[in-house]
C1' cells in the first nucleotide's frame, strides 16, 4: 500500500411471488376458506472441514411472515470503515 478478498444488526440504489367472499362501527377491523416464499425459524442433504464431531443451500416445510399501497424483503451493485494481501 492498490487490484483482489473478508467483515459490518453501516449508508444509498435496484429488488419477486401470492385471493376471494361475507359482515360491521367501513382509508379500517373481524370471520371463513385458499394461496406465496426471498426476513427469521425448522428439516433433509449434495458438499466441506480440524473428520469424536461440526459447518452447511436459492432445496423442502410454512411455525412466523406475507397475498392494494406503505412497511418489510433473500440477493445484487456502489460507497464508507476496519482487516488481510500482490507489487
Nucleotide at each position: 500500500a492498490a487490484c483482489a478478498u473478508c467483515g459490518u444488526c453501516g449508508u444509498c440504489g435496484g429488488g419477486a411471488g401470492a385471493a376471494c367472499c361475507a359482515g360491521c362501527a367501513c382509508a379500517g377491523c373481524u370471520g371463513g376458506u385458499g394461496c406465496c416464499g426471498a426476513a427469521g425459524g425448522a428439516g433433509c442433504a449434495a458438499c466441506c472441514g480440524c473428520c469424536c464431531c461440526g459447518g452447511a443451500a436459492a432445496c423442502u416445510c410454512u411455525c412466523a411472515g406475507g397475498c392494494a399501497a406503505a412497511u418489510g424483503g433473500a440477493c445484487c451493485g456502489a460507497c464508507a470503515c476496519g482487516g488481510u494481501u500482490a507489487c
This is a predicted structure of an 87-nucleotide RNA (Glycine riboswitch aptamer) from Sulfitobacter guttiformis. Lineage of the source: Bacteria > Pseudomonadati > Pseudomonadota > Roseobacteraceae > Sulfitobacter.